[in-house]
Molecule: Glycine riboswitch aptamer
RNA sequence: AAUGGCGAUACGGGAGAGCCCAGGUCGAUCGACUUCGAUCAUGGCGCCGACGGAGCAACCACCCCCGGAAACUCUCAGGCACAAUCACCGUAUCGUCGGA
Numbered sequence: 001a002a003u004g005g006c007g008a009u010a011c012g013g014g015a016g017a018g019c020c021c022a023g024g025u026c027g028a029u030c031g032a033c034u035u036c037g038a039u040c041a042u043g044g045c046g047c048c049g050a051c052g053g054a055g056c057a058a059c060c061a062c063c064c065c066c067g068g069a070a071a072c073u074c075u076c077a078g079g080c081a082c083a084a085u086c087a088c089c090g091u092a093u094c095g096u097c098g099g100a
Stems, first nucleotide, its partner, number of pairs: 004097010018045001020044003023040006046080003052076001053074003059068002
């Protein structure tokens, strides 16, 4: 003391699925509980997976048992206009490991 590994932070990028139906409340509107919008741990069905969670597996480890393990699977939670969240990728800084 380089490339690099791990963690944190900042910035940039970053998908999917009903702006569903009914009902209540509020506001506006209307000849008309008519129409429009908002809201609700109200009910209903339909969907999504890239936060979290769980399960299995290639594989790793192990005498055996036990164990670790995904972007796969399940959807418990979460989500289904925009937004937010968001795995993952890149750059920068800091810390740490390592040491051509």